[in-house]
Molecule: transfer RNA
Organism: Candidatus Omnitrophota bacterium
RNA sequence: GGAGGAGUGGCAGAGUGGUCGAUCGCGGCAGCCUUGAAAGCUGUUGUUCGCGCAAGCGAACCGUGGGUUCGAAUCCUACCUCCUCCG
Repeated sequence: GGAGGAGUGGCAGAGUGGUCGAUCGCGGCAGCCUUGAAAGCUGUUGUUCGCGCAAGCGAACCGUGGGUUCGAAUCCUACCUCCUCCG
C1' cells in the first nucleotide's frame, strides 16, 4: 500500500429496513429466605439534555460525520479504533 471482518446500556452477546435503545446473560440496587452470610427466589436497572421543590415527565443517544428512504443499529459513503490475510 491492497483486501476482508469487527465496533450495540457498566461488561459480554444477539438483533441486518417499521411493532427496537427493545431482548438475554453477567454485574448493580431493593426485598424474601437465614442467628448471620453464601446459594436460591422476586422486583428493578444505562448516559446526556430540558422541565419539575420532589415524585416523575419528555427528547436524544447502536464508534464519529454525512447521505439514501415515508421510515436507518440495519443500506451507501468518508473517517477513527481493533483483529486477520496479501504484498